[in-house]
The RNA shown here (transfer RNA) has 72 nucleotides and comes from a bacterium.

RNA sequence: GGUCCCUUCGUCUAUCGGCUAGGACGUUGCCCUUUCACGGCGAAAAGACGGGUUCGACUCCCGUAGGGACCA
Repeated sequence: GGUCCCUUCGUCUAUCGGCUAGGACGUUGCCCUUUCACGGCGAAAAGACGGGUUCGACUCCCGUAGGGACCA
């Protein structure tokens, strides 16, 4: 330098155009308990960035950034 892949809550991960983005762990509130733990019921928390296509984009297309694989 070329080709290809990945980027979603704090972490791991679902979501193949209808999203008000789901789950687990963690965090936290309440209940339970003499207290803690366990358990039960809740809550907050995310689409790398910029454009485009579309009635509608996390999803499709282009570019940028970061990471990875292979080739040179």
It matches the Rfam family "tRNA". By type it is a transfer RNA. Its mean pLDDT, the model's own confidence on a scale to 100, is 83.